[in-house]
Order: sequence, then C1' cells, then structure tokens
RNA sequence: CGAAAGUGUACCUAGGGUUCCGGAGAUUAUAAUCUUGUCUGGUCCGAGCGGUACAGGUAUUGUUGUUAUUUAAGUACAAUAUUACACCGAAGGGAUAAAAGCCCAGUCGGG
Repeated sequence: CGAAAGUGUACCUAGGGUUCCGGAGAUUAUAAUCUUGUCUGGUCCGAGCGGUACAGGUAUUGUUGUUAUUUAAGUACAAUAUUACACCGAAGGGAUAAAAGCCCAGUCGGG
C1' cells in the first nucleotide's frame, strides 16, 4: 500500500414521523370536510457500535460412507467451543405519507 473476513433473519426496545385510526379545534345539511404531531396514544418505520432467539461461519473430537491405501483426504451427521473490538463525530444524499439511531455507511475527518 492492497485484498479478504468482521454474517443473516425474526421478535422487541431506544428512537421516529403523521398515510390510516383516535384526540383537540373549526365549519356544518349532523353525515362529513378542513386544520393540528409544539397531540399522551393504536396501526406503521426502527439500531454495525441496544436486547433475545433461531440459523449460518470457523476450530476440535466422535461416528458414517467414498477415493487411494502407509494411513490420509473428503462427504454427511452429532457434540463441545468460538463468532473479537467498535472512542469523538460531521455535512450531504435516498426511500416511504413523512421522518429517524433505517439505507449510502464500521462513510469523510479526528483520537
């Protein structure tokens, strides 16, 4: 200097806005329409550095069959272990109705 790896999904939480429901206000033909997220809420979105579970990866051991045959390599299954670390922190862009700790992105920059 470069490459690879640092996993995925579901449920939930921090958080998020306002399409729908509801709340509040106004209008009014009492059905509905408009405004309001600086409305606690329900539906909804939702974490690389938050939680839980399942799966996947890697290593070791055991069993099984395949190939060669000295005993190895490899397939499948099972068990055990492991899956680290992640400080400060922009600005900009994207989706959705709209926004966000979502995505670009463990980004740029600094330690």
Predicted 3D model of a 111-nucleotide RNA (Guanidine-I riboswitch aptamer) from Keratinibaculum paraultunense. NCBI's taxonomy places the organism under Bacteria, Bacillati, Tissierellia, Tepidimicrobiaceae, Keratinibaculum. Rfam family: Guanidine-I riboswitch aptamer. About the family: This family represents a conserved RNA structure found upstream of the ykkC and yxkD genes in Bacillus subtilis and related genes in other bacteria. The function of this family is unclear although it has been suggested that it may function to switch on efflux pumps and detoxification systems in response to harmful environmental molecules. Its mean pLDDT, the model's own confidence on a scale to 100, is 82.